[in-house]
Molecule: transfer RNA
Organism: bacterium
RNA sequence: GGGUCUUUAGCUCAGCGGUAGAGCAGCGGCCUUUUAAGCCGUUGGUCGUGGGUUCGAAUCCCACAGGACCCA
Numbered sequence: 001g002g003g004u005c006u007u008u009a010g011c012u013c014a015g016c017g018g019u020a021g022a023g024c025a026g027c028g029g030c031c032u033u034u035u036a037a038g039c040c041g042u043u044g045g046u047c048g049u050g051g052g053u054u055c056g057a058a059u060c061c062c063a064c065a066g067g068a069c070c071c072a
Stems, first nucleotide, its partner, number of pairs: 001071007010024004018055001026042005048064005
């Protein structure tokens, strides 16, 4: 220098045009002598940034930024 993949909740990830989700963590409650475990409920998002396409974009296109790998 070129190419591929990746960036979504505090963490790990799903969702690949039509209302943003799960597990864990956190918070509240139940249970328990207490802790842990278990059960119920619940909070939490500029979907990396900026543009474009579209009635509608996390999703498609472009540029840029971070990360991983391959080639030279």